A computed fold for a 390-nucleotide RNA from Rhizobium sp. Q54, annotated as Bacterial RNase P class A. It matches the Rfam family "Bacterial RNase P class A". Rfam links the family to the GO terms tRNA processing, dimeric ribonuclease P complex and ribonuclease P activity. By type it is a ribozyme.
């Protein structure tokens, strides 16, 4: 100085005026009051992703409660972190890169069923196309040892093709030619020791040993999930037709009685089956047309809250102290203008400076952690690798 990696911040900024949405005080003016205009003063008022609606919660309402299967759906290595998670840290293994890092839908293929096109001889307890070798037999060459071509039987899977994959790889030896047939390393299985909380690795031995691959097929193993949602719910004010039809279960025994009841038993229906335990004591559910209201208050923001400092950890975070209060709207507020600065471009200047034009992605609507997708342009930290000069 060029080239990467990975972390993080900012993403317009001051000032006048005019105008908005919430709010706190104050004066006025109506109103018995809540309470309603007005006028001042002061606070305060879109994001890092408010998006997608993928996860996890708070929270609210349901279901008569409790526990257990089951169906459905999620997650999959070990530890940790959090209110949890599918999210975060760290680690382990396996893959990329010289390299700082960076991918991995990471349990199981001897529980089972399936699938591996086409190519190739053969794609799983699966083979001989072209080969090598042995012997039989027949022609041809040659004094001969022997070489060539076909045909038969036998041995072989190391070369050669096919293919994503082909009975472990490499290399020596040994065979009639071969092949873990034997050996030496690697690699696979098992064993025993070490080290680590674990995943796992590490060292020393046996054992010639291979019954491929694909679960992001279907499945199995572990763990974990009740459903629905703020249009949830909760008051008030209004207004209508307690409205009409049509199915499925059920609407029951037995005893006393003063005939009014009374006790006992069993029963439909209530989000799957089952068990228990409880209350009720005739209805309950379902599906169709049809009718009013779709108005107002609250939910609706003090939070698993933001920022700072100190301990603890690598490290996500936790803990303590200290400080803040930072939107509640409801066809839906934050906007106009002027003026300087400021950033990045273009054009002219030697420069100083001058003139143009531009600032991304994109706006809460019950909160929160998360993960995903966009995003102009800028600034900063740490780390690698190349090349140079001291």
């Nucleotide at each position: 100085u060029c080239a990467g990696a990975u972390c993080g911040c900012c993403g317009g900024g001051c000032a006048g005026c005019c105008g908005c949405g919430c709010u706190g005080c104050c004066g006025c003016a109506g109103g018995u009051a809540a309470c309603u205009g007005c006028g001042g003063c002061g606070g305060u008022g879109a994001g890092g992703a408010a998006a997608g609606u993928c996860c996890g919660g708070g929270c609210u309402c349901c279901a008569c409660g409790g526990a257990a299967a089951g169906a459905c759906g999620g997650u999959g290595c070990c530890g940790g972190g959090u209110a949890a998670c599918g999210c975060c840290c760290g680690g382990c293994g396996g893959g990329g890169g010289c390299g700082a890092c960076c991918c991995c839908a990471g349990g199981g293929a001897c529980a089972g069923u399936g699938c591996c096109a086409c190519a190739g001889a053969a794609a799983a307890c699966a083979g001989a196309c072209c080969g090598c070798c042995c012997g039989c037999c027949g022609g041809c060459c040659g004094c001969g040892a022997g070489g060539c071509c076909a045909g038969c039987g036998g041995g072989u899977a190391a070369g050669g093709g096919u293919g994503a994959a082909a009975a472990g790889g490499u290399g020596c030896g040994g065979u009639a030619a071969g092949a873990g047939c034997g050996c030496a390393c690697c690699g696979c299985g098992g064993c025993g020791c070490c080290g680590g909380c674990a995943a796992c690795g590490g060292c020393g031995g046996c054992g010639g040993c291979a019954c491929g691959g694909c679960a992001a097929a279907c499945c199995c193993c572990a763990c974990c999930g009740g459903g629905a949602g703020c249009a949830a719910g909760a008051c008030c004010a209004a207004a209508u037709a307690g409205g009409g039809a049509c199915g499925g279960c059920g609407c029951g025994c037995c005893g006393c009685u003063u005939c009014g009841g009374c006790g006992g038993c069993a029963g439909a229906c209530g989000g799957u089956u089952u068990c228990c335990g409880g209350g009720u004591c005739a209805g309950u559910c379902g599906u169709c047309c049809g009718g009013g209201u779709a108005g107002g208050u609250u939910g609706c923001g003090c939070g698993a809250g933001g920022c700072g400092c100190u301990u603890g950890g690598c490290g996500a975070c936790a803990a303590g102290c200290g400080u803040c209060c930072c939107a509640g709207a409801u066809g839906a507020a934050u906007g106009g203008u002027u003026g300087c600065c400021u950033c990045c471009g273009g054009g002219c200047g030697c420069a100083a400076g001058c003139u143009c034009g531009g600032g991304a992605c994109a706006g809460a609507a019950c909160c929160c952690g998360g993960c995903u997708u966009a995003u102009a342009g800028g600034c900063g930290g740490u780390c690698u690798g190349a090349c140079g000069c001291c």